[in-house]
The part of an RNA shown here (large-subunit ribosomal RNA, domain I) has 486 nucleotides and comes from Psychrobacter celer. Lineage of the source: Bacteria > Pseudomonadati > Moraxellales > Moraxellaceae > Psychrobacter.
Context: one part of a larger RNA
Formats: sequence, C1' cells, structure tokens
RNA sequence: CGCACAUGGUGGAUGCCUUGGCAGUCAGAGGCGAUGAAAGACGUGACAGCCUGCGAUAAGCUUCGGGGAGGCGGCAAUAUCCUGUGAUCCGGAGAUUUCUGAAUGGGGAAACCCACUUACCAUAAGGUAAGUAUCUUGUACUUGUACAAGAAGCGAACGAGGGGAAGUGAAACAUCUCAGUACCCUUAGGAAUAGACAUCAAUUGAGAUUCCCCUAGUAGCGGCGAGCGAACGGGGAGAAGCCGAUUAAUGCUAAUGUAGAAGAACAGCGUGGGAAAGCUGACCAUAGUAGGUGAUAGUCCUGUAUUCGAAACAUUAGCGUUAACAUAUUAAGUAGAGCGGGGCACGAGAAAUCCUGUUUGAAGAUGGGGGGACCAUCCUCCAAGGCUAAAUACUCCUGACUGACCGAUAGUGAACCAGUACCGUGAGGGAAAGGCGAAAAGAACCCCUGUGAGGGGAGUGAAAUAGAACCUGAAACCGUGUGCGU
Repeated sequence: CGCACAUGGUGGAUGCCUUGGCAGUCAGAGGCGAUGAAAGACGUGACAGCCUGCGAUAAGCUUCGGGGAGGCGGCAAUAUCCUGUGAUCCGGAGAUUUCUGAAUGGGGAAACCCACUUACCAUAAGGUAAGUAUCUUGUACUUGUACAAGAAGCGAACGAGGGGAAGUGAAACAUCUCAGUACCCUUAGGAAUAGACAUCAAUUGAGAUUCCCCUAGUAGCGGCGAGCGAACGGGGAGAAGCCGAUUAAUGCUAAUGUAGAAGAACAGCGUGGGAAAGCUGACCAUAGUAGGUGAUAGUCCUGUAUUCGAAACAUUAGCGUUAACAUAUUAAGUAGAGCGGGGCACGAGAAAUCCUGUUUGAAGAUGGGGGGACCAUCCUCCAAGGCUAAAUACUCCUGACUGACCGAUAGUGAACCAGUACCGUGAGGGAAAGGCGAAAAGAACCCCUGUGAGGGGAGUGAAAUAGAACCUGAAACCGUGUGCGU
C1' cells in the first nucleotide's frame, strides 16, 4: 500500500411526521376614512430584548351576558399578586385612544418646529379646554366674512369611460396581425354595463336586456396572404316592467348571526416502559366525521348525531306609525345630406346600419325610420327624454368543509420572529434555517482538564450510538483493530 471482515468518525440523503402552504365547494361579507382610515413612529410590564396586546385610564378601564377553577399573553423562567363577594377566559355595547399619516392653524428633512383666536383658572411667567386648511353647494348679510352640508385619502380582483403601443405573425415588409391587448388616466358598485324595440323576421310570425350551449370555424371579410370571423334560428339560466320609481327614523313579530349548554355506550386477562394492539365476554348508535391520550380507542378525553340557548347589538322579512321628497308629457340645429375619420366579423368595397370633427339641413302621424346600394309594392316599428331586480364577473376578507394536491432542495419568497438577515445611492433584489423524549425525568454527586472545550463514572429513561451539534442516519471522504498478500 492492496484485499477481506469487524468497528468508528464525518456528512445529512432516505423513511416517517406536520404547525405551513396550494387548489377548490358551500355560505357570509363586499368596504374603511375629517366621529381622523390604511400604514407606521414612540411608548406601555416587578425585572423587559424581541413578538403579541394596548395607548399617559397604555398585556389594560366600565357595563351587560356567557362560563365555573384556576389565573397574572409568547420566547421563558423567577418574584409578586388576583380568584366561589365568581377571577383568568369568550361575546355584545361603551370609555380612553400620545405623535405621524388625506393630515386639515403655519412650516417641515414623516413621527418634529412655530403660532393665532375665544372661554375659564391664575395673574410675575403660565395652565386647561375648544377652535383656526382647501374646494363645492346652500343660506345670511355690511361682498368678504359667518354658518350649515358635502368632498378629499386608502383598498386584491371584477366594471364603465378617456387615451393607447411594441416585441411578434405574415417565414423579409408597408395595408394587415399582435390588439383596442399591455400600459396610463378618470370614476363607480357590490356587482357594474345593458335594458322595455324608430328591434328582428319574411308573406307564417317573434316580442326588453344580460349570460351559457349550438348554429359554426358556417355566411362572409382578407397584400382574398397571414389571418379575422358573425347573424338569423334553436335549446337553456333568469324573467318585470315602467314614467319619478322612493328615502329615513321608529314599534311589534319571526328567522338568522355575533358567546354558549345538554349530549349514549367497556370491562377482564396476559405481553409490554406504556394497551388504544391480541384474547375473552359485553354495550351504544338519528352519535363508527375528526383530533388527542405512553403502540392502532364507536363505548377514556375533546367532540360528533340530535336538541336547546341571548341581557346587548346587527342583518333580513312581514305588518304598523311618523317625517321628508316626488308625480315628466312625446323630444330640431335633431333625422338626413356633402367632406374627413371611427365602430359594426365587414380593410371604401355594390356597402346598408351606428357614432361624429366640419359645412349644411327636413317632415310633423294624411307624418317618419328600417327591412344590406337604389326604386316600387308589401311588412314592421315610432328616434332625437328617463328609470329598472334576477340570471353574469371577481375575492383583499370571515366561517364550515373537501382534495387519486405538496410534505421541508417540495408546497407561498416565507412551516422557524420573512419581505427578515443581507445586497444596492436608488428604483429594486432577496435568502438559509423544521423533528430529544410518553414525560425534562435536560444528567444531583465524583474524577481528568485552563474555575476550559471535551470526556470518564454515577444517576434518569424502554432506549443516552435518544444528551440538547439531540428521530432515522445512505453515499462521497477519513480512521482504528484483526487476518492475508506484497
């Protein structure tokens, strides 16, 4: 040095687990904010670093309910207190709520600085309370002041409107496409938009809007290229009509929600550290969903089926009461036309129809619009005013439940004090990191040692090669012992 066997170190794969995620279903809620939000700064405990809670009344105060023995939040102990005169805890309603922040008295480099007015108390300074931004509307007057009401800012997606690309495809590229997409702005609601035919149809008729499935990749449009792409009609979801629709407060009744309550039925034997496993014999079930308990529990615990429950507040529905508001009257610079654009599946085309920048410009129900150039006949409807639930879209958020979803290099970036540490002037980028044991019983005491690190005894434990660098503990890599070979 090699080989074999044995036994270790290192390392953290694998297995098992899950506090966390992911995707949904069914309900709820769909807003918060000048009565000061969202988001923060600083404080607040016996000691107090961080998290959580709270706000100078500061891990809390009052009250009304629930509940019934422990409690003084977590990391995480120690001390001290509280508690059947009912604490801690849970729910309803209140009080307090520093400073910043729309931030609103003025300023400002956010969490800071500096004021004024009025009232009261003090009077030498000062203190306390309230108020003092802007804009819109309204009312008063002395016409720039006062008063009243409202707005503002934040928030995940969904909506409507105003603007509006390019990469790309066309195998280049310009019309075209991507696409009215991304993005920007304005603004609303729990949905929004649309909506009660100047609509379709075709010689029969239908009867607002919205959404879905067909019609149909059809008819068409298209450097007739790439591509774009209907409608009629049929079947469904849902249906509601109308002309000022109502709004607010309050009473009663009912339901639901925001705490909760009751809730069946098992013992023995041995094995084992431990029984829920095994064996023997029982029982309950409108309850054999689920979780926990020293291994796998219908009958041990929490629960579950089922039944019941609210002083207070909220929501919904019905029936009353009161107050307030309201009751239009048929639409002209309109329809149409010329020119220029845009929207319609439809790129100017034979191009109807819709919108309108510009120039024009009717009729008046004996009238007018449409039926894809245009004309006639026929049919159908009544523009130039307005309102309208449901079916539809979405989920920052709450509850219950589900998964041939993940199981710590997976699943959210984040199972762990994570948008943290760290990086960047900044916009921004952005980790790693889970597991002792049933229970800390977390190793008293002794010894070696630097009052070490680490280890050896002893002790705990079923186990310590479960010892905190802690379940299992693979491989690479590094040893030790024995044998054989060289």